[in-house]
RNA sequence: GACUUAUCCAGAGUGGCGGAGGGACGUGCCCUAUGAAACCACAGCAACCUACCGAUGUGCGGCAAGGUGCUAAUUCCCGAGAGAUGAGGU
Numbered sequence: 001g002a003c004u005u006a007u008c009c010a011g012a013g014u015g016g017c018g019g020a021g022g023g024a025c026g027u028g029c030c031c032u033a034u035g036a037a038a039c040c041a042c043a044g045c046a047a048c049c050u051a052c053c054g055a056u057g058u059g060c061g062g063c064a065a066g067g068u069g070c071u072a073a074u075u076c077c078c079g080a081g082a083g084a085u086g087a088g089g090u
Base pairs, nucleotide, nucleotide: 001090003088004087005086006085007084008083013042014041015040016039021031022030023029025079026078028076043071044070045069048067049066050065052062053061054060075082
């Protein structure tokens, strides 16, 4: 990278650095020099996987140590069926 599968109306931000973009794509709309993206630190949210605890006919409940993820707006709306994330096998 392609494939399979689950989820996507809930939740959660400050500082440093940086210096003009960002919200995947098209459209609309919005965010942004009262400081965008990227990166770093710390904090937090959630609970997909591992571990652990409790139930036991299992697609359960809990925990939050480890591996990811996420922290403007319903995946921002609509569109196209696409995108994002986890897990799995190739």